[in-house]
This is a predicted complex of two RNAs, RNase P RNA and transfer RNA, with 479 nucleotides together. The coordinates come from a structure-prediction model, not an experiment, and the mean pLDDT is 76. It holds a member of the Rfam family "Bacterial RNase P class A".
RNA sequence: UCAGACGGCCGGAUGGCCGCAUUCGUGUGCUGCCACAACGGCGCGCGGGUGAGGAAAGUCCGGGCUCCACGGAGACACGGUGCCGGAUAACGUCCGGCGGGGGCGACCCUAGGGAUCAGUGCCACAGAGAACGAACCGCCGGCCACGCCCAGGCGUCGCCGGCAAGGGUGAAAAGGUGCGGUAAGAGCGCACCGCGAACCCGGCAACGGGAUCGGCAUGGCAAACCCCACCGGGAGCAAGACCAAGUAGGGGCGGCAGUCCACCGGCAACAGUGGGCGGGGCGGUAUCCGGCUCGCCGCCCGGGUCGGUCGCGCGAGGCGUCCGGUAACGGACGUCCCAGAGGAAUGGCCAUCGAACCGCUUCGGCGGGGAACAGAACCCGGCUUACAGGCCGUCUGACACU
RNA sequence: GUCUCCGUAGCUCAGCUGGAUAGAGCGGCUGCGUCCUAAGCAGCGGGUCGGGAGUUCGAAUCUCUCCGGGGACGCCA
Numbered sequence: 001u002c003a004g005a006c007g008g009c010c011g012g013a014u015g016g017c018c019g020c021a022u023u024c025g026u027g028u029g030c031u032g033c034c035a036c037a038a039c040g041g042c043g044c045g046c047g048g049g050u051g052a053g054g055a056a057a058g059u060c061c062g063g064g065c066u067c068c069a070c071g072g073a074g075a076c077a078c079g080g081u082g083c084c085g086g087a088u089a090a091c092g093u094c095c096g097g098c099g100g101g102g103g104c105g106a107c108c109c110u111a112g113g114g115a116u117c118a119g120u121g122c123c124a125c126a127g128a129g130a131a132c133g134a135a136c137c138g139c140c141g142g143c144c145a146c147g148c149c150c151a152g153g154c155g156u157c158g159c160c161g162g163c164a165a166g167g168g169u170g171a172a173a174a175g176g177u178g179c180g181g182u183a184a185g186a187g188c189g190c191a192c193c194g195c196g197a198a199c200c201c202g203g204c205a206a207c208g209g210g211a212u213c214g215g216c217a218u219g220g221c222a223a224a225c226c227c228c229a230c231c232g233g234g235a236g237c238a239a240g241a242c243c244a245a246g247u248a249g250g251g252g253c254g255g256c257a258g259u260c261c262a263c264c265g266g267c268a269a270c271a272g273u274g275g276g277c278g279g280g281g282c283g284g285u286a287u288c289c290g291g292c293u294c295g296c297c298g299c300c301c302g303g304g305u306c307g308g309u310c311g312c313g314c315g316a317g318g319c320g321u322c323c324g325g326u327a328a329c330g331g332a333c334g335u336c337c338c339a340g341a342g343g344a345a346u347g348g349c350c351a352u353c354g355a356a357c358c359g360c361u362u363c364g365g366c367g368g369g370g371a372a373c374a375g376a377a378c379c380c381g382g383c384u385u386a387c388a389g390g391c392c393g394u395c396u397g398a399c400a401c402u
Numbered sequence: 403g404u405c406u407c408c409g410u411a412g413c414u415c416a417g418c419u420g421g422a423u424a425g426a427g428c429g430g431c432u433g434c435g436u437c438c439u440a441a442g443c444a445g446c447g448g449g450u451c452g453g454g455a456g457u458u459c460g461a462a463u464c465u466c467u468c469c470g471g472g473g474a475c476g477c478c479a
Base pairs, nucleotide, nucleotide: 001398002397003396004395005394006393007392008391009390010389012353013352014351015350016349017348018347020051021050022049023048024047025046026045027044028043029042030041031040032039053373057384058383060382061381062380063379064378065236066235067234068233071289072288073287075285076284078232079231080230081229082228083097084096085095086094087093098112099110100109101108102107113227114226119225120224121221122220123219136167137166138163139162140161141160142159143158145156146155147154148153175193176192177191178190179189180188194216195214196213197212199210200209201208202207240310241309242308243307250301251300252299253298254297255296256295258277259276260275261274262273263272265270279294280293281292282291303478304477317336318335319334320333321332322331323330324329357368358367359366360365403475404474405473406472407471408470409469412428413427414426415425421459430446431445432444433443434442452468453467454466455465456464
């Protein structure tokens, strides 16, 4: 100098004028009460403070908070997570490590438990065979027949048997490579690699290393069912609480329902009202304990209102220093208060400066241009997605020079 | 704001327990038919399976993520 890897930060700046939202102080008008004071409410004026984000977004996870008489217990079901250790309020997040894969390297990716030793299922087409181990071509041996042929032998067809080295199919073919061995072959034997078993060493562990044994038929798929371990009650600020106003606690259809007593209607069947027992329901299922509620359950059609206050801004809070930890993170001390609207404020104009980008260029510049994605709605921790561009730090490779 | 469902040909839908050419009806085009048209008959074309990653030998189908669209939900009685 060029090419890259990783991490962090910023994301228009300054000034003036006007405006919006909220809050504090102050002045003033109206108002509350029989009246005054004090205090409060509403409005206006003046002064001060504060006023979008790194993603406020998607709503994909996890929590806080609130309600649900699913209040409590264990079980089953359902859903989720899935190497190991740690962090945390919690997580599917983060940090560190292990195994596997990629890159010359810095470094990056990885849903990564279990597949004979629980079970079931699937593996299309092709292929002989796709998993209680197969034989199409092929290789080898024996027998029979025919042909060549002096014999020996050779070739072809058929039958019986051995083999799995080679060919072929496929995404995948039953340990791989080499040497020996054999009729041909084969873990049949041996060496190395791979696999499995128990052992020793290191490590909290995942796992790594070592030596011994076994010749070792027994794939792949669990983001197929499933097994194992762990986690999870449900709903969501339109949660929920209070005040005010107003209406019809109304109607229809379907299903399930017992018994006794009293009263009343009816000739009777039966219907209505009240009470007891039984029974039903209580947001996956059944059980137990405790409780609530009632004719019950399901579906549908209607009525009133569309107001106000709270929840609602001190929080797993921000910043700085020090300490512990490899780190995520934790602790101590100091300091700061930092949006709270309710169809929704956070804006407009002017001046100066201005990156990207575009055009011209005599590569010195000149002119134009004017800031990406986006906008809080109960809050917080993450993930994911969008984003013009700029700055800083650490590291790697190549080339050149010393 | 919260919850939930869906996306396959021009339109309406199958296929979604993974299997290689993704189908059906209507519509479109061509031919026959007819004096012409319609009906009818024969044939043909038309698909990023909403986009992108992943799992798998293989994805419309399974998983993740993004995009687009629809529906429901307040309070009182």